[in-house]
Formats: sequence, C1' cells, structure tokens
RNA sequence: GGGGAGUUAGCUCAGCGGUAGAGCGCUACAUUCACAUUGUAGAAGUCAGAGGUUCGAAUCCUCUACUCCCCA
Repeated sequence: GGGGAGUUAGCUCAGCGGUAGAGCGCUACAUUCACAUUGUAGAAGUCAGAGGUUCGAAUCCUCUACUCCCCA
C1' cells in the first nucleotide's frame, strides 16, 4: 500500500428499515439472627464520529477514527 472482519449498558454479546434488548454485574425491597441463594422492582445507551438515502436508519450507502486478521 491492497483486501476482509469488528465498534450497541460497567463486562460478554443479541438485535429482517418501524418502541434499543439479554446474561452477568450494580441499586432498592422481600426472604435470613446475619451472609449467601432466591424472588420482585429499578437505574445504567449521543448504538465509534460525520454526511447521505428514506415517511422512518443501530440496520442501507460514502467518508473518517480505532482494534484484529490476510496479502504484498
């Protein structure tokens, strides 16, 4: 230099163009003498950034940034 994959909650990851989710973790309450377990509820997201297409974009297109892999 060329090609490919990835970027979504604190962590690991889902998510056909139509309300952003799960598990673990966190907080509160219940349960216990207490802890753990379990149950219920809750908080936590500029969906890497910018632009475009569209009635509508995490999702499609372009560019940029970062990480990984392959080729040279």
The RNA shown here (transfer RNA) has 72 nucleotides and comes from candidate division WWE3 bacterium RBG_19FT_COMBO_53_11. It was read from a public genome assembly. Its Rfam family is "tRNA". The source organism's lineage runs through Bacteria, Bacteria candidate phyla and candidate division WWE3.